[in-house]
This is a predicted structure of a 73-nucleotide RNA (transfer RNA) from a Candidatus Omnitrophota bacterium. Taxonomically the source falls in Candidatus Omnitrophota (Bacteria, Pseudomonadati). Rfam family: tRNA. Rfam classes the family as a transfer RNA. Rfam's curators write: Transfer RNA (tRNA) molecules are approximately 80 nucleotides in length.

RNA sequence: GGGCGGAUAGUUCAGUUGGUAGAACGUCUCGUUUACACCGAGGAGGUCACAGGUUCGAGCCCUGUUCCGCCCA
Numbered sequence: 001g002g003g004c005g006g007a008u009a010g011u012u013c014a015g016u017u018g019g020u021a022g023a024a025c026g027u028c029u030c031g032u033u034u035a036c037a038c039c040g041a042g043g044a045g046g047u048c049a050c051a052g053g054u055u056c057g058a059g060c061c062c063u064g065u066u067c068c069g070c071c072c073a
Stems, first nucleotide, its partner, number of pairs: 001072007010025004019056001027043005049065005
């Protein structure tokens, strides 16, 4: 330098031909317990890496950039 994959909640990851963003774990509150844990109920938490474009509408499509991994030279 070229090619491929990835970037979504605090963490690990889903997101099914573009149509209001989810799970598990964690965290907080309540219940339960003498208490803690387990368990049960509920809540908070997201500029979907960044910037443009297409579209009535973009996590998803197109272009560029940044970072991480793999391959080729």